A computed fold for a 95-nucleotide RNA from Pseudonocardia benzenivorans, annotated as SAM riboswitch aptamer (S box leader).
RNA sequence: ACACCAUCCAGAGCGGCCGAGAGACCUGGCUCGACGACGCCGCAGCAACCCCCCGCCCGAGCGGGUGCGGGUGCUAAAGCCGGGAGCGAUGGAGG
Numbered sequence: 001a002c003a004c005c006a007u008c009c010a011g012a013g014c015g016g017c018c019g020a021g022a023g024a025c026c027u028g029g030c031u032c033g034a035c036g037a038c039g040c041c042g043c044a045g046c047a048a049c050c051c052c053c054c055g056c057c058c059g060a061g062c063g064g065g066u067g068c069g070g071g072u073g074c075u076a077a078a079g080c081c082g083g084g085a086g087c088g089a090u091g092g093a094g095g
Base pairs, nucleotide, nucleotide: 002094004092005091006090007089008088013043014042015041016040017039021032022031023030025084026083027082028081029080044075045074046073048072049071050070051069054067055066056065057064058063079087
């Protein structure tokens, strides 16, 4: 690469750099954007999934739970909304 499972109406922003589009793709809307969006970096935060590593609790147990720990992720709007598509994203466990 690929196939499988779960989730996607909760939650969480400031600073610096950049400079024109951005909200995954097609289509119709709507929204954000020179009062600087999107993106990148730093710091801060959130708490979704997980527990190799860390603390604590339970257990006879290689097991279970939990979090002020760790990994990944996320921090406009329901994955922005309707329609389309061999849709997409994230996590887990495979390979």
Rfam family: SAM riboswitch aptamer (S box leader). The family is grouped with related families in Rfam's "SAM clan". Its mean pLDDT, the model's own confidence on a scale to 100, is 81.